[in-house]
Context: one part of a larger RNA
RNA sequence: GAACGAACGCUGGCGGCAGGCCUAACACAUGCAAGUCGAACGAUCCCUUCGGGGAGAGUGGCAGACGGGUGAGUAACACGUGGGAAUCUGCCCCGGGCACCGGGACAACCACUGGAAACGGUGGCUAAUACCGCAUGAUGCCCUGGCUCGAGAGGGCCAAAGCUUGAUCGGGAAAGAUUUAUCGCCCAAGGAUGGGCCCGCGUUGGAUUAGCUUGUUGGUGAGGUAACGGCUCACCAAGGCGACGAUCGGUAGCUGGUCUGAGAGGAUGAUCAGCCACACUGGGACUGAGACACGGCCCAGACUCCUACGGGAGGCAGCAGUGGGGAAUAUUGGACAAUGGGGGCAACCCUGAUCCAGCCAUGCCGCGUGAGUGAAGAAGGCCUUAGGGUUGUAAAACUCUUUCACCGGUGAAGAUAAUGACGGUAGCCGGAGAAGAAGCCCCGGCUAACUCCGUGCCAGCAGCCGCGGUAAUACGGAGGGGGCUAGCGUUGUUC
Numbered sequence: 001g002a003a004c005g006a007a008c009g010c011u012g013g014c015g016g017c018a019g020g021c022c023u024a025a026c027a028c029a030u031g032c033a034a035g036u037c038g039a040a041c042g043a044u045c046c047c048u049u050c051g052g053g054g055a056g057a058g059u060g061g062c063a064g065a066c067g068g069g070u071g072a073g074u075a076a077c078a079c080g081u082g083g084g085a086a087u088c089u090g091c092c093c094c095g096g097g098c099a100c101c102g103g104g105a106c107a108a109c110c111a112c113u114g115g116a117a118a119c120g121g122u123g124g125c126u127a128a129u130a131c132c133g134c135a136u137g138a139u140g141c142c143c144u145g146g147c148u149c150g151a152g153a154g155g156g157c158c159a160a161a162g163c164u165u166g167a168u169c170g171g172g173a174a175a176g177a178u179u180u181a182u183c184g185c186c187c188a189a190g191g192a193u194g195g196g197c198c199c200g201c202g203u204u205g206g207a208u209u210a211g212c213u214u215g216u217u218g219g220u221g222a223g224g225u226a227a228c229g230g231c232u233c234a235c236c237a238a239g240g241c242g243a244c245g246a247u248c249g250g251u252a253g254c255u256g257g258u259c260u261g262a263g264a265g266g267a268u269g270a271u272c273a274g275c276c277a278c279a280c281u282g283g284g285a286c287u288g289a290g291a292c293a294c295g296g297c298c299c300a301g302a303c304u305c306c307u308a309c310g311g312g313a314g315g316c317a318g319c320a321g322u323g324g325g326g327a328a329u330a331u332u333g334g335a336c337a338a339u340g341g342g343g344g345c346a347a348c349c350c351u352g353a354u355c356c357a358g359c360c361a362u363g364c365c366g367c368g369u370g371a372g373u374g375a376a377g378a379a380g381g382c383c384u385u386a387g388g389g390u391u392g393u394a395a396a397a398c399u400c401u402u403u404c405a406c407c408g409g410u411g412a413a414g415a416u417a418a419u420g421a422c423g424g425u426a427g428c429c430g431g432a433g434a435a436g437a438a439g440c441c442c443c444g445g446c447u448a449a450c451u452c453c454g455u456g457c458c459a460g461c462a463g464c465c466g467c468g469g470u471a472a473u474a475c476g477g478a479g480g481g482g483g484c485u486a487g488c489g490u491u492g493u494u495c
Base pairs, nucleotide, nucleotide: 001495002494003493004492006491007490008489009488010487013367014366015365016364017363018362019360020359021325026323027322028321030320031319032318035062036061037060040059041058044055045054046053047052069278070277071276078203079202080201081200082199083198084197087195088194092191093190096187097186101133102132103131109124110123111122112121113120114119145169176183177182204250206248211241212240213239216238217237218236219235220234221233222232223231253275254274255273256272257268258267259266260265280301281300282299283298284297303314304313305312306311331357333356334355335354339353340351341350342349343348370400371399372398373397380391381390382389383388404436406431407430408429409428410427414422439484440483441482442481443480444465445464446463450479451478452477453476454475460467461466
């Protein structure tokens, strides 16, 4: 000098754009943050113009694995980059084929009944795109096991196993709805998108950590997985890693980037974007195309709450908000109008994602606090060699202007077929009047800016050198001056 998610002191007019718990991954009152579909289904209730319309609960479907938060853990294929093969992929796209015949339940509901509650129990009735059986699915599909031929390729001394191809036997799908236009269901193939896995290289410091390792390293076989693999297991071998730093312990989410710097580099990883990890702590699986699942389930633990003491309920590192911690960080706001997401044929519903508004000089940028004329160089202040000098065209006075703020009116784009939270906002027109709007730090040298008074090694200053002990340009005040300016200084941190 530059920078900052800054803080503190003094001061503070307006606007635009951005940013705003860096500390306790501490604990959380309250509200909201994920629902939707009656064009899958039965039943109930309400209204009715008798055509129909509507409501909440239940079965069922899709979504709740996205979006949003945080950075605890992690030194690792976590991330970055470049490759790879043994893989899965709901919704979407493309073209092809199909959907036959049946069956039995369980909620809701009814009856009885347990419990303080949370929540149940027994019996009975019932529908479906819920569940089950059978058929078909040979167009090249998939799985498993057996049999046969021995065609192909390859191998061997011989034999066996294994691979590919063909034939054959067995097993393996489906769902309907409607307002009659469509939408759905099943099968296999391809695509797209998204994921899982493997590898090369790169990625912090400690040797006052030198040896580490037994599923450990490899093989055979089996199991398991969507998939390769000690992933797991049985057996066999005894390997594998390490001064090119293994192991151990410290620290840390990584990157695009950001700051600084002429660059090389150094520091850093707030906001925005990509990836990862986590969701009170630890563990586990279920469902599903996808989770080992923030606002799902089960178990254990700590904590909080309710209880009729038998037993139950909860998880803000979602948005607001509270307590606490701290130098320090905002509203328990509006709207789905736009963009995007979920459900739905749609109408539409939901959406603290998002778009906006509120608060804060936290930062960057812009604007204003007036302009012109004005010397008797007024008064006052300060200094003085007492002549004067300076404040100073500064003020007054005269003549103007009205940005911003204020008042009145008008009034968008954003979104169109319609729908505007923002918002009577931005903008535009009119009105009044210089009117409402300047501070902070410094003046010994570095370093731009000097005198007087007070004080007297005191009180104090100070970034370094150093000032102060009776004339202090260095302390305190005043006048004057310098710098920056809605800010100015101080502190902290980085280069």
Molecule: small-subunit ribosomal RNA, 5' domain
Organism: uncultured prokaryote